Source information
The prediction has a mean pLDDT of 82. Predicted 3D model of a 72-nucleotide RNA (transfer RNA) from Candidatus Dojkabacteria bacterium UBA5232. Rfam family: tRNA.
[in-house]
RNA sequence: GGGUGUAUAGCUCAAUGGUAGAGCAAACGACUCUUAAUCGUUUGGUUCAGGGUUCGAGUCCCUGUACACCCA
Repeated sequence: GGGUGUAUAGCUCAAUGGUAGAGCAAACGACUCUUAAUCGUUUGGUUCAGGGUUCGAGUCCCUGUACACCCA
C1' cells in the first nucleotide's frame, strides 16, 4: 500500500427495514442464625462518528475512526 471482518448496557453477545433484548454484573427484596447458593423485582442504551436512501435504519449505501486477520 491492497483486501476481509468487527464496533449495540459495566462485561460477553443477540436483534427478517417496523416497540433495542438476553446472560453475567449492580441495587433492592425473599429464603438462611449469618454468609454463600437459589429465587423474585428493578436499574442500566446518543446501537463507534458523520452523511445518504426510506413513511420508518442497529440493519441498506457512502466517507471517516479504532481494533483484528490475510496479501504485498